RNA sequence: CGAGGGGAGCGGACAGGCGCGGGCAGUCACACGAGGCUGACCUGAGGAAAGUCCGGACUCCGUGGGAAGGAUGCUGGCUAACGGCCAGGUGGCGUGAGCCAUGGAUAGGGCCAUAGAAACGGAAACCGCCUGAAAGGUGUAAGCUGAGUAAGGCAAGGGUGGAAAGGUGAGGUAAGAGCUCACCAGCAGUGCAGCAAUGCACUGGCUUGGCAACCCACAUCCGGAGCAAGGUCAAACAGGGGGUUGGGUGUCCCGCCCUUACUCCCCCGGGUAGACCGCAUAGACAGAUGCCUGUCGAAACAGAAUCCGGCUUACGGCUCCCCUCGAAUU
RNA sequence: UGGGGCGUCGUCUAAUUGGCAGGACCCUGGACUUUGGCUCCAGUUGUGUAGGUUCGAGUCCUACCGCCCCAGCCA
Numbered sequence: 001c002g003a004g005g006g007g008a009g010c011g012g013a014c015a016g017g018c019g020c021g022g023g024c025a026g027u028c029a030c031a032c033g034a035g036g037c038u039g040a041c042c043u044g045a046g047g048a049a050a051g052u053c054c055g056g057a058c059u060c061c062g063u064g065g066g067a068a069g070g071a072u073g074c075u076g077g078c079u080a081a082c083g084g085c086c087a088g089g090u091g092g093c094g095u096g097a098g099c100c101a102u103g104g105a106u107a108g109g110g111c112c113a114u115a116g117a118a119a120c121g122g123a124a125a126c127c128g129c130c131u132g133a134a135a136g137g138u139g140u141a142a143g144c145u146g147a148g149u150a151a152g153g154c155a156a157g158g159g160u161g162g163a164a165a166g167g168u169g170a171g172g173u174a175a176g177a178g179c180u181c182a183c184c185a186g187c188a189g190u191g192c193a194g195c196a197a198u199g200c201a202c203u204g205g206c207u208u209g210g211c212a213a214c215c216c217a218c219a220u221c222c223g224g225a226g227c228a229a230g231g232u233c234a235a236a237c238a239g240g241g242g243g244u245u246g247g248g249u250g251u252c253c254c255g256c257c258c259u260u261a262c263u264c265c266c267c268c269g270g271g272u273a274g275a276c277c278g279c280a281u282a283g284a285c286a287g288a289u290g291c292c293u294g295u296c297g298a299a300a301c302a303g304a305a306u307c308c309g310g311c312u313u314a315c316g317g318c319u320c321c322c323c324u325c326g327a328a329u330u
Numbered sequence: 331u332g333g334g335g336c337g338u339c340g341u342c343u344a345a346u347u348g349g350c351a352g353g354a355c356c357c358u359g360g361a362c363u364u365u366g367g368c369u370c371c372a373g374u375u376g377u378g379u380a381g382g383u384u385c386g387a388g389u390c391c392u393a394c395c396g397c398c399c400c401a402g403c404c405a
Stems, first nucleotide, its partner, number of pairs: 001326010012296007020044004024039005046301001050312002053310005058226004064254004069222005074088005089102005104216001108215002110211003126158002128154004136145003166184006185207001187204007230277004240268004245261001246258003270404002331401007340355004349385001357373005378394005
């Protein structure tokens, strides 16, 4: 210098002018409350305020048991909690820095279309490899033919498929085959290292397809609803009419409690006007946080609505740190 | 703001346990007709977008996009 990898940060700045919300102070008005005006005063959007995908705080209902249901899923740790984060393991990709993926398939069930002999039963064989007849025909006979056909053995090779029943090599055999042996992969056991996932070594019998983002089993966790939660005050109408043994019980069952029509629940009908708290050192429902001019190389995605911790998605541009590869120079 | 549901030709809809996306109307072309309509024949067009699981996705999983529905108080 070029090409990359990982992480962190900024999200226009400065000057002038005009405005807006909230607070505070002063002042005006008022019986109180609400309010009006003024200010060399203080303060006023984001990294995602978004999607509402997880987790929690908070509030109400429930809180005795069981079933059902849901979520997560290599290991360890962090945390209020999490499906988040950090570190590690294994596998794959990359020359590399690094990136991506992630439990269980002999507990059981289910599926694997088409093609193919056969798709999980050690069942089955299209081409192939190997063994290999007989009747009959012909012939005096040997023989020839029937025929490398029937029948039998095999799974090496070909072919089908996403996947073909361990792989490579040697021996062996009629041809073959874990049939035997060596190495490798995998499985089981033992020992060692590690908190663990797992790794390494030895031994053994010689071998076990894939899908659990299909059901499922195992382990852990989960009561339900949500600020239109919930509470205080309050206007108007009609404290009207009816239903049921039900209601609390927000998936079901049992149990428990409340009751015999008062409350509660459901239906019809009637009325309606909202205010405050919840609510925050930005904070509402009149929904504020903006606009103009100049300079600078340029200005993205987008705007709070109960509040936090994460994830995901959108985003023009800029800055910094660490690292890798290649080339050149010293 | 919160909760719930749904996206398949232009429109309405079907697709069994994941296995060749089908039908009707519309549209286009042709035949019939003097012409148009009706009728007959043939054809085009689609799984909201992206990624993943799987041999294989309309269907299963994740993210995004779009549309629709519901809600308060008094007695």
This is a predicted complex of two RNAs, RNase P RNA and transfer RNA, with 405 nucleotides together. It holds a member of the Rfam family "Bacterial RNase P class A". Rfam describes the family as follows. Ribonuclease P (RNase P) is a ubiquitous endoribonuclease, found in archaea, bacteria and eukarya as well as chloroplasts and mitochondria. The prediction has a mean pLDDT of 77.